[in-house]
RNA sequence: UAUUGAAAAAGCCAAGUCUGCUGCGAGGUAGGUACGGAAAGUCUAGAAUCUCUCUGAGAAAGUCGGACUACCAAU
Numbered sequence: 001u002a003u004u005g006a007a008a009a010a011g012c013c014a015a016g017u018c019u020g021c022u023g024c025g026a027g028g029u030a031g032g033u034a035c036g037g038a039a040a041g042u043c044u045a046g047a048a049u050c051u052c053u054c055u056g057a058g059a060a061a062g063u064c065g066g067a068c069u070a071c072c073a074a075u
Stems, first nucleotide, its partner, number of pairs: 002075004012037002016033007035062001041068004046064002049059004
């Protein structure tokens, strides 16, 4: 450096749900909990999906895909 993996060790995130706030809404946000995750880290709205004030404007990246970065172990 590349590939593979999460068995071990150190860590990380947080589905769903509860409470508060917020948005017409999909949703977002703070705290709790913990389904799960080896990129469930960062970015990207290309495909699929969802919303509305619907020939337009939005939501969501833990659905799939793409780009970049990265701990440990083995080869």
Molecule: c-di-GMP-I riboswitch aptamer
Organism: Sulfurovum sp.